[in-house]
């Protein structure tokens, strides 16, 4: 010094903001309501959402039996990390990135 399925994909969670429901506050029309405007240091519905969070599911190793083809088993480890940049609503443990760095 170098290689590895050291993969992928769902369903959620922490976190996350403010387009759109929905609160709330002013104003104005209007009197059962309704339109603008402002707040996310508004619990929310709904959105995003993890490499280093959770579950599942597919895959991939090896093992054993099997006539193929299948069926059981068995491993799939370990993970400090900025700043700055990306997103036609935004922000974020998204995404650049298991990157620069560190150890």
């Nucleotide at each position: 010094c170098a290689a590895a399925a050291a993969g992928u994909c769902u369903u959620c969670u922490a976190g996350g903001g403010u387009u759109c429901c929905g609160u709330u506050a002013u104003u104005g029309a209007c009197g059962u309501u309704u339109a603008a405007u402002a707040a996310g240091c508004c619990u929310g519905g709904a959105c995003c959402g993890a490499g280093a969070g959770a579950a599942g599911a597919c895959g991939a190793u090896c093992c054993u039996g099997u006539g193929a083809u299948c069926a059981g088993g068995u491993u799939u480890a370990c993970a400090c990390g900025g700043a700055g940049g990306g997103a036609a609503a935004a922000a974020a443990g998204c995404c650049c990135g298991g990157g620069a760095g560190a150890a």

The RNA shown here (Guanidine-I riboswitch aptamer) has 103 nucleotides and comes from Sporolactobacillus vineae DSM 21990 = SL153. It was read from a public genome assembly, where an Rfam model found it. The source organism's lineage runs through Bacteria, Bacillati, Caryophanales, Sporolactobacillus and Sporolactobacillus vineae. It matches the Rfam family "Guanidine-I riboswitch aptamer". About the family: This family represents a conserved RNA structure found upstream of the ykkC and yxkD genes in Bacillus subtilis and related genes in other bacteria. The literature on the family includes a 2004 paper in Proc Natl Acad Sci U S A by Barrick et al., "New RNA motifs suggest an expanded scope for riboswitches in bacterial genetic control". Its mean pLDDT, the model's own confidence on a scale to 100, is 82.